[in-house]
Context: one part of a larger RNA
RNA sequence: CUGGGCGUAUACGGCACCCACGCGGUGACUUAAUUGACGUGUGAAAUCCCCGGGCUUAACCUGGGAAUUGCAUUUCAUACUGAGUCGCUAUAGUACUUUAGGGAGGGGCAGAAUUCCACGUGGCUCGCUGAAAUGCGUAAAGAUGUGGGAGGAAUUACCGAAAGCGAAGGCAGCCCCUUGGGAAAUGUACUGACGCUCAUGUGCGAAAGCGUGGGGAGCAAACAGGAUUAGAUACCCUGGUAGUCCACGCUGUAAACGAUGUCGAUUUGGGGGUUGGGCUUUUGAGCUUGGCGCCCGUAGCUAACGUGAUAAAUCGACCGCUUGGGGAGUACGGCCGCAAGGUUAAAACUC
Numbered sequence: 001c002u003g004g005g006c007g008u009a010u011a012c013g014g015c016a017c018c019c020a021c022g023c024g025g026u027g028a029c030u031u032a033a034u035u036g037a038c039g040u041g042u043g044a045a046a047u048c049c050c051c052g053g054g055c056u057u058a059a060c061c062u063g064g065g066a067a068u069u070g071c072a073u074u075u076c077a078u079a080c081u082g083a084g085u086c087g088c089u090a091u092a093g094u095a096c097u098u099u100a101g102g103g104a105g106g107g108g109c110a111g112a113a114u115u116c117c118a119c120g121u122g123g124c125u126c127g128c129u130g131a132a133a134u135g136c137g138u139a140a141a142g143a144u145g146u147g148g149g150a151g152g153a154a155u156u157a158c159c160g161a162a163a164g165c166g167a168a169g170g171c172a173g174c175c176c177c178u179u180g181g182g183a184a185a186u187g188u189a190c191u192g193a194c195g196c197u198c199a200u201g202u203g204c205g206a207a208a209g210c211g212u213g214g215g216g217a218g219c220a221a222a223c224a225g226g227a228u229u230a231g232a233u234a235c236c237c238u239g240g241u242a243g244u245c246c247a248c249g250c251u252g253u254a255a256a257c258g259a260u261g262u263c264g265a266u267u268u269g270g271g272g273g274u275u276g277g278g279c280u281u282u283u284g285a286g287c288u289u290g291g292c293g294c295c296c297g298u299a300g301c302u303a304a305c306g307u308g309a310u311a312a313a314u315c316g317a318c319c320g321c322u323u324g325g326g327g328a329g330u331a332c333g334g335c336c337g338c339a340a341g342g343u344u345a346a347a348a349c350u351c
Stems, first nucleotide, its partner, number of pairs: 004322003007305002014204004022196002025088007033081001035077003039073004049065006092191005097185001098183002103179007110156001115150003118146004126135001164171002209250006218244002223239004261318006269296003273292008300307002324351003333344004
């Protein structure tokens, strides 16, 4: 180097963009690097192999042949690969006319609820639990009333859904501004292979955490108290600080999951949803053709479960990863980070 694999047994990088590398549609011509063919030169001898010969045989010695799978080179061939030139439109893309959406950033506004404050009524418990207690309350609580006031936050009720959008993380009150992406058409016009995948690199990346400055209603790690219990550093209860929120910066990890890498092609069907186009229409809808998402299921695949046109079926291109359990995602070293730590990543030993 050659092999088998990666939904659940070890194994798809959290996601995207992208240089190098790898791979690459179709027609014609040229070239002949590649590839193939004949020849020539060389590939020392010995050895090995084959056919002979010589020592009484063998080992051994010896003659000839073959082999030396290689390298260089002349000439020839041109299907494939490569290179060059001229084209094509089916890959890919652009514009126009439409269209759906919790896609993103910024600003403004609104209502319900919790808490607190003020005032009125009223005058004793309230709250909580399996039962209680801690706790609150005659300094007037709880309850109730006010188009009363303050402030913060979002599960922003219903709509709401197997629904929609986004590369992933994720995204939900309403309005305005800025902005990214997607989809359909027997569309029309244009570019003409511009493509696919990508080690390194770059960017994005829930929650928690960190730094600086704000904010703080509710909830609530830590913490305190009350219970429970043999004990109770818990589950239950009363409180409660970081945090949760905002701005800017860092961190870079998750069961970051569809536990299923990206892209392309090919293969029976049925039923819902959503969003475009076309045709028909008895205006109820029907037929048909695309995109996205869900359920069932044929063949096939699979150890089974299951999967099944959104494949885990059948092919192809490229990347990542895996090789018994533990030690260990640890030590050491490097790189990154303010730190917490992250990333890369062993061995001894042991079963």
Source information:
Predicted 3D model of a 351-nucleotide part of an RNA (small-subunit ribosomal RNA, central domain) from an uncultured organism. The prediction has a mean pLDDT of 85. The full RNA is in RNAcentral, with records from ENA, Greengenes and SILVA.